Predicted 3D model of a 346-nucleotide part of an RNA (small-subunit ribosomal RNA, central domain) from a Bacteroidales bacterium.
It matches the Rfam family "Bacterial small subunit ribosomal RNA".
NCBI's taxonomy places the organism under Bacteria, Pseudomonadati, Bacteroidota, Bacteroidia, Bacteroidales.
The coordinates come from a structure-prediction model, not an experiment, and the mean pLDDT is 89.
Context: one part of a larger RNA
RNA sequence: UUGGGUUUAAAGGGUGCGCAGGCGGAGGAUUAAGUCAGCGGUGAAAUUCUCAUGCUCAACAUGAGAACUGCCAUUGAUACUGGUCCCCUUGAGAGAUGUCGAGGAUGGCGGAAUGUGAUGUGUAGCGGUGAAAUGCUUAGAUAUGUCACAGAACACCGAUUGCGAAGGCAGCUGUCCAGAGAUCAUCUGACGCUCAGGCACGAAAGCAUGGGUAUCAAACAGGAUUAGAUACCCUGGUAGUCCAUGCAGUAAACGAUGAGUGCUCGCCAUUUGCUCGUACGAGUGAGUGGCUUAGGGAAACCGUUAAGCACUCCACCUGGGGAGUACGCCGGCAACGGUGAAACUC
Numbered sequence: 001u002u003g004g005g006u007u008u009a010a011a012g013g014g015u016g017c018g019c020a021g022g023c024g025g026a027g028g029a030u031u032a033a034g035u036c037a038g039c040g041g042u043g044a045a046a047u048u049c050u051c052a053u054g055c056u057c058a059a060c061a062u063g064a065g066a067a068c069u070g071c072c073a074u075u076g077a078u079a080c081u082g083g084u085c086c087c088c089u090u091g092a093g094a095g096a097u098g099u100c101g102a103g104g105a106u107g108g109c110g111g112a113a114u115g116u117g118a119u120g121u122g123u124a125g126c127g128g129u130g131a132a133a134u135g136c137u138u139a140g141a142u143a144u145g146u147c148a149c150a151g152a153a154c155a156c157c158g159a160u161u162g163c164g165a166a167g168g169c170a171g172c173u174g175u176c177c178a179g180a181g182a183u184c185a186u187c188u189g190a191c192g193c194u195c196a197g198g199c200a201c202g203a204a205a206g207c208a209u210g211g212g213u214a215u216c217a218a219a220c221a222g223g224a225u226u227a228g229a230u231a232c233c234c235u236g237g238u239a240g241u242c243c244a245u246g247c248a249g250u251a252a253a254c255g256a257u258g259a260g261u262g263c264u265c266g267c268c269a270u271u272u273g274c275u276c277g278u279a280c281g282a283g284u285g286a287g288u289g290g291c292u293u294a295g296g297g298a299a300a301c302c303g304u305u306a307a308g309c310a311c312u313c314c315a316c317c318u319g320g321g322g323a324g325u326a327c328g329c330c331g332g333c334a335a336c337g338g339u340g341a342a343a344c345u346c
Base pairs, nucleotide, nucleotide: 004317005316006315007300008299012314014201015200016199017198021194022193023192025088027086028085029084030083031082033081034080035077036076037075038074040072041071042070048066049065050064051063052062053061054060091191092188093187094186095184096183097182099180100179103177104176105175106174107173108172109171110154114150115149116148117147118146119145120144121143125136126135162169163168206247207246208245209244210243211242216240220236221235222234223233258313259312260311261310262309263308266291267290268289269288270287271286272285273284274283275282276281277280295302296301319346320345321344328339329338330337331336
């Protein structure tokens, strides 16, 4: 490279937006670039193939033919693709109506718990463990009542629930912003899909500056355990955990399953719309789950939310180790991130 693949064997980019590029709905007209056909020129010779001939045969050589699958010009064909023009509404979008949600940003408020301070009652223990000890406590602890302060997180509801592109999002409430699907079929008329680079977002930990610090808690200290115990257990405890602004850009960033469109038996449950009829049920959208037919799969399993049947576009894989390392380059304050080998070895 061809071919084959990417849930779990190597392999889907963390996610979105999107330029270039690739691909693209129905009808008509035109063009004839791609495409197809005819014809002309060219495609050196040798080489190759076929046939014949010459060396005793063969290699070899000579002759003839084919081939040289290509390129150029020209004459036509017009189904498909492309170009141009007209037109359509089912794809896409806009509009109207009503609905849904822990979607985002920002402000206000609330109660429980925890800790601390003040104060009352009260007296000898508390705490902790497998058992203990370190620790706290007669300077009155623990327990219990009242008052106050602080920071962080929101029990029950709560769910196989919902929302979001992903990361993620949960007390109540105000304001602002965004989204989705439903119904109507009023408008635009293919305006679409995907997307290398690029840009943006991106848990936790981490970094910078300034705040804050109740709890928990790397590091650290002590007590235990143990042969040892730089651990597991216990008592403390600093960064951090929280806020603002900026950086960082990684995760088992997982459904280990890229996005889009169409097609392919059913049953059950559930969220949220719409329609219909009598309770209650039926139908129909969009989601979220369970089981399953055909089919697929190495199997486990998947199965209208596909891993089935097809098409379009992107990303990625090619034995294990060496190694996500070295070097170089790019980015970063740093930590480190991105890109990413080889020798050697099995």